Two RNAs folded together computationally: RNase P RNA and transfer RNA, 419 nucleotides in total. The coordinates come from a structure-prediction model, not an experiment, and the mean pLDDT is 78. It holds a member of the Rfam family "Bacterial RNase P class A". Rfam classes the family as a ribozyme.

[in-house]
RNA sequence: CAACCAACCUGGAUGAUCGCGCCAUAAUAUGGUGAGGAAAGUCCGGGCUCCAUAGGGCAGGAUGCUGGGUAACUCCCAGUGAGGGUGACCUCAAGGAUAGUGCCACAGAAAACAGGCCGCCUACUUUUUAGUAGGUAAGGGUGAAAAGGUGCGGUAAGAGCGCACCAGCAUCCGGGUGACCGGAUGGCUUGGUAAACCCCAUCUGGAGCAAGACCGAAUAGGAGGGAAAAAGGUGGCCCGCCUCUCCCUCGGGUUAGGUCGCUAGAAUCUGUAGGUAACUGCAGAUCAAGAUAGAUGAUCAUCGCCCGCAAGGGUACAGAACCCGGCUUAUAGGGUUGGUUGUCAA
RNA sequence: GCCGAGAUAGCUCAGUCGGUAGAGCAGAGGACUGAAAAUCCUCGUGUCGCCAGUUCAAUUCUGGCUCUCGGCA
Numbered sequence: 001c002a003a004c005c006a007a008c009c010u011g012g013a014u015g016a017u018c019g020c021g022c023c024a025u026a027a028u029a030u031g032g033u034g035a036g037g038a039a040a041g042u043c044c045g046g047g048c049u050c051c052a053u054a055g056g057g058c059a060g061g062a063u064g065c066u067g068g069g070u071a072a073c074u075c076c077c078a079g080u081g082a083g084g085g086u087g088a089c090c091u092c093a094a095g096g097a098u099a100g101u102g103c104c105a106c107a108g109a110a111a112a113c114a115g116g117c118c119g120c121c122u123a124c125u126u127u128u129u130a131g132u133a134g135g136u137a138a139g140g141g142u143g144a145a146a147a148g149g150u151g152c153g154g155u156a157a158g159a160g161c162g163c164a165c166c167a168g169c170a171u172c173c174g175g176g177u178g179a180c181c182g183g184a185u186g187g188c189u190u191g192g193u194a195a196a197c198c199c200c201a202u203c204u205g206g207a208g209c210a211a212g213a214c215c216g217a218a219u220a221g222g223a224g225g226g227a228a229a230a231a232g233g234u235g236g237c238c239c240g241c242c243u244c245u246c247c248c249u250c251g252g253g254u255u256a257g258g259u260c261g262c263u264a265g266a267a268u269c270u271g272u273a274g275g276u277a278a279c280u281g282c283a284g285a286u287c288a289a290g291a292u293a294g295a296u297g298a299u300c301a302u303c304g305c306c307c308g309c310a311a312g313g314g315u316a317c318a319g320a321a322c323c324c325g326g327c328u329u330a331u332a333g334g335g336u337u338g339g340u341u342g343u344c345a346a
Numbered sequence: 347g348c349c350g351a352g353a354u355a356g357c358u359c360a361g362u363c364g365g366u367a368g369a370g371c372a373g374a375g376g377a378c379u380g381a382a383a384a385u386c387c388u389c390g391u392g393u394c395g396c397c398a399g400u401u402c403a404a405u406u407c408u409g410g411c412u413c414u415c416g417g418c419a
Stems, first nucleotide, its partner, number of pairs: 001342010012303007020034005036317001040328002043326005048208004055239004060204005065079005080094001081092004095199002100197002102193003117140002119136007148166006167189001169186007212260004222250005231243003267286008304315004347418007356371004365402001373389005395411005
C1' cells in the first nucleotide's frame, strides 16, 4: 500500500416565525415533554387479563452435543465434535440405523438374511475358435455409495491369511463437572438415509388489549325446542369435578357513548465488586410519547457529514397504538479499534 | 391483531407417494386448396416467485424473503 475477518459508533445540528398532542396548574399565561436501530415481519418467549377445573391421561405440537446465563425461550455466552477457508474466522435442525417399518431412480451380475459380469488359478474334455467342474474377490467395469485403506510378505491364484502404519469397534488406565481427549491391548471389521415414518429424553391448558373492568343509555323479561340424567362448562377425546331454571336455535335493542386498562418498568445511566464471557450483586442518580380518524409538523436562513479540482450534487431504510427479552429482514454513506494474508522498502 | 391458501410455457391449468417437467389453446413449418378456413403431420417454448440448507438427487422436504387472494375480529 492492497485485499479480507470480527466488534462497535453515527446516520443530523442551531436560530427565527407560525401550528399541534400530553402533563403540572384556577388558567388558551408559564414550565416540562413528544417516533427507532430496526418502531417492520408477526418467527419465538414471557409479563398482564379472562375462562371455576390453569386436576389426571391420550392424541397433537415443540426442542435435541456439553456446561453456564436468563422471568422464560427454539435466544445469548463459553466449550467439544464435524465441515468450509492459505489464514484471521465462519456454519451446523449436532440423540438413536442391532426397537421396528420404508426408500436408494438410471446404470450395474448384484443396493443389505446384497454379490460373482469381465478377469485370475487348478483339473478334465475337446470342436484347442472353446466347453465343463472347483477355487477366488487382490485387479477392472457400473454407480453417490459395492465384503475398512496403503504397503510388504505369502499363496495354485488370491484374501487381515500374516506383519507395519492409519481409520473404526471393544476393554482397561489417565485428564476433564461434562460433551470429549490421550495412551495401552486385542478379535480383525457389523452400507446409506430419520429437514422418511418412527423410538428415546425434556417441555407444553385455551384465547388474546379489538383481552378485559366500570359507568351510562335503550329494548320484545319475544318465539320455538331439550331435559332428570340429559345439556353446558375456552382447540379434539376420555376420566374426575362443578352448575342448574339451565342450555340450544331464530329474532330484537345499545353501538359518532364515556372512563379505566395506557405507561414507574424482569426500567435506564454512572461507578464499583465478582465472573473468560453472557451476566449478577451493591451504591447513587434520572423519569424520556400515551394518541383514538389518530399529535410529534411547515417555512426561511446558517451550518454539519459525504463525493468532487471547482461548479455542483447527495444526505439512506423508514414512523409508536399494552409492555418487555430475542431472532430475521431493509439500510445513501461515513468513522473507530483489533486481527489475517500478500507485495515493497529499511 | 389472529388464521388459511397460492406463485409452473405467451395464456388457462395438471404434476407435490423426492428420480431430472407435461396437456389444451395460441405460435412456426409442411401437406391439402384457384386462394383461404377447417382438417392432418411435425416442432419448439421453462434456471417450476427469489435465496440458503438436507440428500447421491429438490417443482416436491425444511427455513428465510417478495408478491397475490380470502376468512374472523